[in-house]
Transfer RNA from Halobacteriovorax sp., 76 nucleotides, folded computationally. Model confidence (mean pLDDT): 80 of 100. The same sequence occurs in records of 4 taxa. Rfam family: tRNA. The family's RNA type in Rfam is transfer RNA. Its family is annotated with triplet codon-amino acid adaptor activity in the Gene Ontology. About the family: Transfer RNA (tRNA) molecules are approximately 80 nucleotides in length.

RNA sequence: GGGCGUAUAGCUCCAACGGUAGAGCGGCUGAUUCCAAAUCAGUAGGUUUAAGGUUCGAAUCCUUAUGCGCCCGCCA
Numbered sequence: 001g002g003g004c005g006u007a008u009a010g011c012u013c014c015a016a017c018g019g020u021a022g023a024g025c026g027g028c029u030g031a032u033u034c035c036a037a038a039u040c041a042g043u044a045g046g047u048u049u050a051a052g053g054u055u056c057g058a059a060u061c062c063u064u065a066u067g068c069g070c071c072c073g074c075c076a
Stems, first nucleotide, its partner, number of pairs: 001072007010025004019056001027043005049065005
């Protein structure tokens, strides 16, 4: 220098072909218990890495940038 993959909730990850974001764990509240753990019920939490573009509509398509991981080359 060239190429590929990846970035979504506090953590680990889903989300055919674009239709407006969900699970598990964790947190909080309640029930249960002498108290706690376990169990059960409920509940909060995301401008989907950033900036543009296309579209009625973008996590998803296009462009650029950034972080991380991987592969290949050039010079000496």